[in-house]
Context: one part of a larger RNA
RNA sequence: CUGGAGACCCCCAAGGGGAAGCGAAGACCCUAUAGAGCUUUACUGCAGGCUGUCGCUGAGACGUGGUCGCUGAUGUGCAGGAUAGGUAGGAGGCGUUACACAGGUACCCGCGCUAGCGGGCCACCGAGCCAUCACUGAAAUACUACCCGUCAGUGACUGCGACUCUCACUCCGGGAGGAGGACACCGGUAGCCGGGCAGUUUGACUGGGGCGGUACGCGCUCGAAAAGAUAUCGAGCGCGCCCGAAGAUACCCUCACGCGGGUCGGAAACCCGCAGAAGAGUGCAAGAGCAAAAGGGUGUCUGACAGUGUUCUUCCUAACGAGGAACGCUGACGCGAAAGCGUGGUCUAGCGAACCUACGAGGUUCAUUCAUGGGACCCGUAGAUGACAGAAAAGCUACCUUAGGGAUAACAGAGUCGUCACCGGCAAGAGCACAUAUCGACCCGGUGGCUUGCUACCUCGAUGUCGGUUCCCUCCAUCCUGCCCGUGCAGAAGCGGGCAAGGGUGAGGUUGUUCGCCUAUUAAAGGAGGUCGUGAGCUGGGUUUAGACCGUCGUGAGACAGGUCGGCUGCUAUCUAUUGGGGG
Numbered sequence: 001c002u003g004g005a006g007a008c009c010c011c012c013a014a015g016g017g018g019a020a021g022c023g024a025a026g027a028c029c030c031u032a033u034a035g036a037g038c039u040u041u042a043c044u045g046c047a048g049g050c051u052g053u054c055g056c057u058g059a060g061a062c063g064u065g066g067u068c069g070c071u072g073a074u075g076u077g078c079a080g081g082a083u084a085g086g087u088a089g090g091a092g093g094c095g096u097u098a099c100a101c102a103g104g105u106a107c108c109c110g111c112g113c114u115a116g117c118g119g120g121c122c123a124c125c126g127a128g129c130c131a132u133c134a135c136u137g138a139a140a141u142a143c144u145a146c147c148c149g150u151c152a153g154u155g156a157c158u159g160c161g162a163c164u165c166u167c168a169c170u171c172c173g174g175g176a177g178g179a180g181g182a183c184a185c186c187g188g189u190a191g192c193c194g195g196g197c198a199g200u201u202u203g204a205c206u207g208g209g210g211c212g213g214u215a216c217g218c219g220c221u222c223g224a225a226a227a228g229a230u231a232u233c234g235a236g237c238g239c240g241c242c243c244g245a246a247g248a249u250a251c252c253c254u255c256a257c258g259c260g261g262g263u264c265g266g267a268a269a270c271c272c273g274c275a276g277a278a279g280a281g282u283g284c285a286a287g288a289g290c291a292a293a294a295g296g297g298u299g300u301c302u303g304a305c306a307g308u309g310u311u312c313u314u315c316c317u318a319a320c321g322a323g324g325a326a327c328g329c330u331g332a333c334g335c336g337a338a339a340g341c342g343u344g345g346u347c348u349a350g351c352g353a354a355c356c357u358a359c360g361a362g363g364u365u366c367a368u369u370c371a372u373g374g375g376a377c378c379c380g381u382a383g384a385u386g387a388c389a390g391a392a393a394a395g396c397u398a399c400c401u402u403a404g405g406g407a408u409a410a411c412a413g414a415g416u417c418g419u420c421a422c423c424g425g426c427a428a429g430a431g432c433a434c435a436u437a438u439c440g441a442c443c444c445g446g447u448g449g450c451u452u453g454c455u456a457c458c459u460c461g462a463u464g465u466c467g468g469u470u471c472c473c474u475c476c477a478u479c480c481u482g483c484c485c486g487u488g489c490a491g492a493a494g495c496g497g498g499c500a501a502g503g504g505u506g507a508g509g510u511u512g513u514u515c516g517c518c519u520a521u522u523a524a525a526g527g528a529g530g531u532c533g534u535g536a537g538c539u540g541g542g543u544u545u546a547g548a549c550c551g552u553c554g555u556g557a558g559a560c561a562g563g564u565c566g567g568c569u570g571c572u573a574u575c576u577a578u579u580g581g582g583g584g
Base pairs, nucleotide, nucleotide: 008584009583010582011581012580013579014578017576018575019574021571022570029405030404031403032402034401035400036397037396038395039394042200043199044198045197046196048193049192050191051190052189053188054187055186058165059164060163062161063160064159065158066157067156068155069154070153071152072151073150074149075148085147086146087145088144089143092130093129094128101126103125104124105123107120108119109118110117111116169180170179171178172177203216204214205213212233217239218238219237220236221235222234240388241283242345243344247301248300249299250298251297252296253295255279258274259273260272261271262270281290282289284350286348287347288346305331306330307329308328309327310326311325312324313323333342334341335340356383357382358381359380360379362378363377364376365375366374412459413457414455415454416453418452420448421447422446423445424444425443429439430438466541467539468538469537471533472530473529474528475527476526479504480503481502482499483498484497485496486495487494507519508518509517510516547565548564549563550562551560552559553558
């Protein structure tokens, strides 16, 4: 000097790697004492329907009931003159004058428990007959009054059954009239039916929610870190009673087990003896307690009583109800000779507000007076809320909505690494002998972050989700190709190991598949990572909206990691990065 390449600045174009790109207060999931649509044998109601009854709504006769009144009858336990309804009064009542009659005889009717009772007839006789007495719980139908049960007749009111009518009312008809008819219609009222419709509810805890469970009210032990208190869906167990004796008291006794002995009798039944501080028992969990007892037995009782307090606990340290306990006082009691003990059970679990209802030798009060009646209030007792300081309460939603939440799940990330993959230590054994050519149990230790879990740390005012495709980079725990070592390496072919990531690792069938199975080749048809690389690159077969079918489940609305057909893939590139071109 010529040619090429690069750095820096600027411009043009391109395809879209990144800006967890833009778009939309996430639709999935959860939460809300948020909503809506739908369902039903959820709760509570309302239309509507049915039936009864009353009104509109009247007349007549028949049958059959009810209530009340009147008249007339009637009422049999046993004993007893005998068919005694009840209570009270009660010592007398009825009759003897002839259209009369107590009583008796005969006849007729009714009732009847076959004993008799009531009525009629004057046919006959006739002047007395029935009570008070002895039996009986009760004494005369001698007489009077009131009442009860039953029967017959009669009157009033009324119910029911079936029937007749016409005048309301209804229908037909222009009308005359006809058909129906106190029914129906309409109105009131009561009962029943009543998702047809309406308003609501449908709990909480929770290693997301649901399903499961109750850790939602109580008791004991441990956890609990030697005062007290102390959490987890921590560990181990219990309670929602039972008992009028299993309670109170006085007195007496001592258990379990072992040993020795004793007819049947044995390892174990019962008896005797020795030893025996508890190894038994105590209604039930556990802990604590208890031996002349708190255990076992016997006697007598009801203190498991009534009233009224204090303190503690429930509830450490603020408050808090019901409940519980301990200790008193007053009254009345029990046992004991007495001292005393007894406010249930040796102690710690065995429980429940207001409203409402029932009950009570309970209290107060109301009605101008009275109250065996009624109302109100207070007190006490019982009845339950167990989601246990106590709303009266079922579901579905993929047709869904809103407010929110990364306080909380599904994908991905992160942490962890049980599981998974790979490696190692030791070497029992297999390998004809021989652990280590090769294979290698039990046990132990790592590495990785490809599986599956766990956690819930980032993201719910959105980081697009499986598989395929396209294209690029990386790792090595190497499938092939290279070099080397061992061999149970003669050679060939292998088997095992070391170094090594330069290059390669393909094509088909089936399936949405990843994976897997199969086919023929090949030197070989390796494994993994990059937001399970890659949807502002594609696809959209699968999953995962709305339609629909089947099976199964559900009364149903609907549901189903069951099956099936169908079902939208937005974005004009600002920055950055890259590729190509140009200028300085």
Notes: A computed fold for a 584-nucleotide part of an RNA from Salinigranum rubrum, annotated as large-subunit ribosomal RNA, domain V. RNAcentral holds the full RNA, with entries from Rfam. Model confidence (mean pLDDT): 82 of 100. Rfam family: Archaeal large subunit ribosomal RNA. A reference for the family is Cannone et al. (2002), "The comparative RNA web (CRW) site: an online database of comparative sequence and structure information for ribosomal, intron, and other RNAs", BMC Bioinformatics. The organism belongs to Salinigranum, within Archaea.